[in-house]
Context: one part of a larger RNA
RNA sequence: CUGGGCGCAAAGGGUGCGUAGGUGGCGAAGUAAGUCGGAUGUGGAAUCUCCGAGCUCAACUCGGAAAUGGCAUUGGAAACUGCUUUGCUCGAGGGUUGGAGGGGGGACUGGAAUACUUGGUGUAGCAGUGAAAUGCGUAGAUAUCAAGUGGAACACCAGUGGCGAAGGCGAGUCCCUGGACAACUCCUGACACUGAGGCACGAAAGCUAGGGGAGCAAACAGGAUUAGAUACCCUGGUAGUCCUAGCUGUAAACGGUGCACGUUUGCUGUAAAAGGAAUCGACCCCUUUUGUGGCGUAGCUAACGCGUUAAACGUGCCGCCUGGGAAGUACGGUCGCAAGAUUAAAACUC
Numbered sequence: 001c002u003g004g005g006c007g008c009a010a011a012g013g014g015u016g017c018g019u020a021g022g023u024g025g026c027g028a029a030g031u032a033a034g035u036c037g038g039a040u041g042u043g044g045a046a047u048c049u050c051c052g053a054g055c056u057c058a059a060c061u062c063g064g065a066a067a068u069g070g071c072a073u074u075g076g077a078a079a080c081u082g083c084u085u086u087g088c089u090c091g092a093g094g095g096u097u098g099g100a101g102g103g104g105g106g107a108c109u110g111g112a113a114u115a116c117u118u119g120g121u122g123u124a125g126c127a128g129u130g131a132a133a134u135g136c137g138u139a140g141a142u143a144u145c146a147a148g149u150g151g152a153a154c155a156c157c158a159g160u161g162g163c164g165a166a167g168g169c170g171a172g173u174c175c176c177u178g179g180a181c182a183a184c185u186c187c188u189g190a191c192a193c194u195g196a197g198g199c200a201c202g203a204a205a206g207c208u209a210g211g212g213g214a215g216c217a218a219a220c221a222g223g224a225u226u227a228g229a230u231a232c233c234c235u236g237g238u239a240g241u242c243c244u245a246g247c248u249g250u251a252a253a254c255g256g257u258g259c260a261c262g263u264u265u266g267c268u269g270u271a272a273a274a275g276g277a278a279u280c281g282a283c284c285c286c287u288u289u290u291g292u293g294g295c296g297u298a299g300c301u302a303a304c305g306c307g308u309u310a311a312a313c314g315u316g317c318c319g320c321c322u323g324g325g326a327a328g329u330a331c332g333g334u335c336g337c338a339a340g341a342u343u344a345a346a347a348c349u350c
Stems, first nucleotide, its partner, number of pairs: 004321003007304001012318001014201004021194003025088007033081002035077002038074005049065006091191001092188003095184004103177007110154001115149007125136002162169002206247006215241002220236004258317006266295011299306002323350003332343004
């Protein structure tokens, strides 16, 4: 290289949008670039193969034929691909109507709880643990009642339930706003799929500036435990956690399963909707669709398992893998305020 693979053995990019590129529905007409076959020219000689001949044979030599990936010119074919023109509606998109939703952003409001402050009642303990001690308390704590301040999070509802591309999203009301889905089949007429680079988003922690700070709590201090205890337990406690504006760009960013489309026996739960049957009206019931679960046929798989939400059967495009360690490291480049991120080896060794 021809290949073989990527749920768990090495291997799916964290996620989307999208450029180039690759690929692309059903007809008709034309064209002839690809494609197919013909002719002509060329494809040096030697070599190789076959036949024959010459050295006594062979090696060797000589003659002839064949072969020669191909290339060029010319005149044909028109199924397929391409190109040009024209049409179609099932792919895709739009329109009308409608219901569901913790989808996103902003503003305002609420109650429970913790903490603190002030005042009342009240007196000797409270807190904590395996047991203690540090700690708090006669300057009146803990407990209890009333009032207030402030920050953060939203019990029950809550559900292998919902929404979102992923990260993620949960008190209530209002405003702005994205997407999916169903019914109608009214419009456009292939407008599509994927997507190297690129751009955007991206938990937590971390960084910069300014606020905020109730609770929790790295670091740190003290008390215990212990042979020791730079821990586990306890008492405190600062960054941080929260907000605004920016940076960082990583995670077991996991379904450890890239995206899109088509095909392929079923049973059952659940969310939302449309239609039907029935009813005074509903619920229950039936059918269909979209999502989300469980089990399982064929098939697949090394097995485990997957199984119409495929890891089955196919097609298109992208990413990635190629023995373990050294190593996701060094050097160099790019990005970053830094922390670091990204790209990414080799010697050597087994």
A computed fold for a 350-nucleotide part of an RNA from a metagenome, annotated as small-subunit ribosomal RNA, central domain. The full RNA is in RNAcentral, with records from SILVA. Rfam family: Bacterial small subunit ribosomal RNA. Model confidence (mean pLDDT): 88 of 100.